[in-house]
Molecule: Bacterial RNase P class A
Organism: Gammaproteobacteria bacterium
RNA sequence: GGAGCUGGCCAGGCAAUCGCGCGGCGGGGAUGACUCGCCGGGAGGAAAGUCCGGGCUCCUGCGGACAGGGUGCCAGGUAACGCCUGGGGGGCGCGAGCCUACGGAAAGUGCCACAGAAAAUAUACCGCCACAGGCUGUUCGCAGCCCGUGGUAAGGGUGAAAUGGUGCGGUAAGAGCGCACCGCGCGGGUGGCAACACGCCGCGGCACGGUAAACCCCACCCGGAGCAAGACCAAAUAGGGGAGUAUCCAGGGCCCCGGGUUCAUCCCCCGGGGUGCGUGGGCCGGAUGUCCGCCCGGACUCCCGGGUAGGUCGCUUGAGGCUGCUGGUGACAGCGGUCCCAGAUGAAUGAUUGCCCUCGACAGAACCCGGCUUAUCGGCCAGCUCCUUUU
Numbered sequence: 001g002g003a004g005c006u007g008g009c010c011a012g013g014c015a016a017u018c019g020c021g022c023g024g025c026g027g028g029g030a031u032g033a034c035u036c037g038c039c040g041g042g043a044g045g046a047a048a049g050u051c052c053g054g055g056c057u058c059c060u061g062c063g064g065a066c067a068g069g070g071u072g073c074c075a076g077g078u079a080a081c082g083c084c085u086g087g088g089g090g091g092c093g094c095g096a097g098c099c100u101a102c103g104g105a106a107a108g109u110g111c112c113a114c115a116g117a118a119a120a121u122a123u124a125c126c127g128c129c130a131c132a133g134g135c136u137g138u139u140c141g142c143a144g145c146c147c148g149u150g151g152u153a154a155g156g157g158u159g160a161a162a163u164g165g166u167g168c169g170g171u172a173a174g175a176g177c178g179c180a181c182c183g184c185g186c187g188g189g190u191g192g193c194a195a196c197a198c199g200c201c202g203c204g205g206c207a208c209g210g211u212a213a214a215c216c217c218c219a220c221c222c223g224g225a226g227c228a229a230g231a232c233c234a235a236a237u238a239g240g241g242g243a244g245u246a247u248c249c250a251g252g253g254c255c256c257c258g259g260g261u262u263c264a265u266c267c268c269c270c271g272g273g274g275u276g277c278g279u280g281g282g283c284c285g286g287a288u289g290u291c292c293g294c295c296c297g298g299a300c301u302c303c304c305g306g307g308u309a310g311g312u313c314g315c316u317u318g319a320g321g322c323u324g325c326u327g328g329u330g331a332c333a334g335c336g337g338u339c340c341c342a343g344a345u346g347a348a349u350g351a352u353u354g355c356c357c358u359c360g361a362c363a364g365a366a367c368c369c370g371g372c373u374u375a376u377c378g379g380c381c382a383g384c385u386c387c388u389u390u391u
Stems, first nucleotide, its partner, number of pairs: 001387010012356007020042001022040007044362001048373002051371005056226004061294007068222005073087005088102001089100004103217002108215002110211003125156002127152005133146005164182006183206001184204005189198003230313004240304006248281003252277001253275008283298004320339008
């Protein structure tokens, strides 16, 4: 000097004149409506996507099983997560670093196109070897060719991938057939919380490839709906009309009636009726779907038609921001200090002028927060890597 990697910050600035929304204070207005003045604050790093997780609100409860859905290495962080941090395995890069849909293929099923003989307890296209037969040559040892039987998968070919690899021995030719090393499987040891690692030890010739972002198996997690949730006030209408299922059974208590007993009443006995008074059983309903149990309730479902669509709250003080110390590799946690930082509702931040410059992209809150993903101009800061040159 050049090329990169990682992390963080800013998001046009300044001034003037008008204008908009919220909160607070004061004046006028009897009060209110309304109006005037002053003070303070007023869109983002993604406000976007609505993809995850929650806070909050409501639904007539809870537990279990199956179904369905989600996540998927280990250890931590967090209110929680599919997020973040650190580590491990695998892959990419010279490197700083980056990516990871990363449980299980010996539970089972499926698939591996084309090519190739053959794609999973597979096989013989070209080959190699032995034997028998035939033909030709012959230096009579044999050589070449055709065909049949048997052996073989070491060599070659196809393919993304061909049934361990290299070497030596052995064989008719070969083959873990045998051996050495590597690889693989099983058992053990050391280090680590663990995932895992180890030029560690022993045994075994060991064979059964890949694929689960295929079905599946395993582990863990999961009520629903959502601020158009929900609460209150005011006003208006038609306390509207229709259909279906259930509204059951048993005994008890209470009340009434009749009869019996008694001189008569009460008590008692029998029969009948009523009961929104308990109990048991049944039926129906109760938070994804189905089932079971407990518990709660007595109702539930559908169609037609009518009224209102106004106002207030929810609505911004928060798992909050900034900052110091301590602990931690880190995410973060604890303790302390300090600050209040949008709450619109047909939707507030705009218009004009002047100057500066790095010439400004993507782009505007609507209950709130933690993430992820996508879009994006330009500038600044810190650390690290590689190349080249000079000293």